The RNA shown here (Bacterial RNase P class A) has 356 nucleotides and comes from a Chloroflexota bacterium. Rfam family: Bacterial RNase P class A. By type it is a ribozyme.

RNA sequence: CGAGGCGACCGGAUGGCCGCGCCCCGGCCGGGGAAACCUGGCCCGGGGCGAGGAAAGUCCGAGCUCCAGCAGCGCAGGGUAGCGGGUAACACCCGUCCGCCGUGAGGCGAGGACCAGUGCCACAGAGACGAGUCCGCCGGUUCGGCUUCGGCCGGCUGGUGGGGUGAAACGCGGCAAACUCUACCCGGAGCAAGGCCAAAUAGGAGGGCGCAACCCCGGUUCGCCGGGGGGAAGGGCGCGCUGCCCCAGCCCUCGGGUCGGCCGCACGAGCCGUCGGGUGACCGGCGGCCUGAGAUGGAUGGCCAUCACCGCGAGCGAUCGCGGCACAGAACUCGGCUUACAGGUCGCCUCGCCGG
Numbered sequence: 001c002g003a004g005g006c007g008a009c010c011g012g013a014u015g016g017c018c019g020c021g022c023c024c025c026g027g028c029c030g031g032g033g034a035a036a037c038c039u040g041g042c043c044c045g046g047g048g049c050g051a052g053g054a055a056a057g058u059c060c061g062a063g064c065u066c067c068a069g070c071a072g073c074g075c076a077g078g079g080u081a082g083c084g085g086g087u088a089a090c091a092c093c094c095g096u097c098c099g100c101c102g103u104g105a106g107g108c109g110a111g112g113a114c115c116a117g118u119g120c121c122a123c124a125g126a127g128a129c130g131a132g133u134c135c136g137c138c139g140g141u142u143c144g145g146c147u148u149c150g151g152c153c154g155g156c157u158g159g160u161g162g163g164g165u166g167a168a169a170c171g172c173g174g175c176a177a178a179c180u181c182u183a184c185c186c187g188g189a190g191c192a193a194g195g196c197c198a199a200a201u202a203g204g205a206g207g208g209c210g211c212a213a214c215c216c217c218g219g220u221u222c223g224c225c226g227g228g229g230g231g232a233a234g235g236g237c238g239c240g241c242u243g244c245c246c247c248a249g250c251c252c253u254c255g256g257g258u259c260g261g262c263c264g265c266a267c268g269a270g271c272c273g274u275c276g277g278g279u280g281a282c283c284g285g286c287g288g289c290c291u292g293a294g295a296u297g298g299a300u301g302g303c304c305a306u307c308a309c310c311g312c313g314a315g316c317g318a319u320c321g322c323g324g325c326a327c328a329g330a331a332c333u334c335g336g337c338u339u340a341c342a343g344g345u346c347g348c349c350u351c352g353c354c355g356g
Base pairs, nucleotide, nucleotide: 001352002351003350004349005348006347007346008345009344010343012307013306014305015304016303017302018301020050021049022048023047024046025045026043027042028041029040030039031038032037052327056338057337059336060335061334062333063332064190065189066188067187077186078185079184080183081182082096083095084094085093086092097111098109099108100107101106112181113180117179118178119175120174121173129171134163135162136160137159138158139157140156141155143154144153145152146151194263195262196261197260204254205253206252207251208250209249214229215228216227217226218225219224234246235245236244270289271288272287273286274285275284276283277282309324310323311322312321313320314319
């Protein structure tokens, strides 16, 4: 210098104007709602915070919540798989053995068991786990033909260690990313979980007042009860009169759910520094920090300027002009994995070439 390997990290900066969500603080005045609770205006009030390394896929593992169960055993289903370690746990991570790939740094591995049973083994080959004889070789032959009588050729039969095909040719073959077996693990649903407050209407429970007088029917313990008619009071309009119609409900309290509202919900298996242990993943001690998003039609944005970076063009040059600046965006929270990603930085290592 060129080509690579592994790991860690950044993934625009500053300023101005306008706007949005959440929280805290001060003063005045309100609004909505039954309540719970929500919310506005003015002081252009003051202050703070506001997406990511993957917030993504929702693929594993957990916390938390409810339901079911409550030990233990078993069945079904699912998962994991060398060995050892880490962890709350894992299919994750670390170490290591073995196998494969790479010149190498390194990378990849679904790496228990085909001495339980079943199944499968492409193409080629005669034959693929049932067996099987294509070529060659060896033996037998009472068979056929030829014969120079020594045999030769063919058939049949038996054997086979050689050849050929193939990844594998009969050997306790190979395959479990075939069923299966072995060992171990696993209850289900998920923040629309779930909890609290709590209208109207309907329905539920309890209580109070009422359904007049009169007539009819039935029952009767002779108190009355049930049904029908009747129409007074009452209602049908804010009031009055006349007429007509309605005639058993009305009120209070309690409890549950719904609308609505609030919580869950932002301090956590947390982060930083340091010391110690460990090859490492990681663990422990001490000190410090809060590193402030929390929406619910869902905020985290828009414009401008300067700079940085990249590309193209112009210019001898300083520089100027134009264009670009990725993947993607929280929704209960963590630990992982996987996938996407313009451009860039750092560290360690490998191989090749050249020079000293």
Model confidence (mean pLDDT): 76 of 100. The gene name in the source record is rnpB.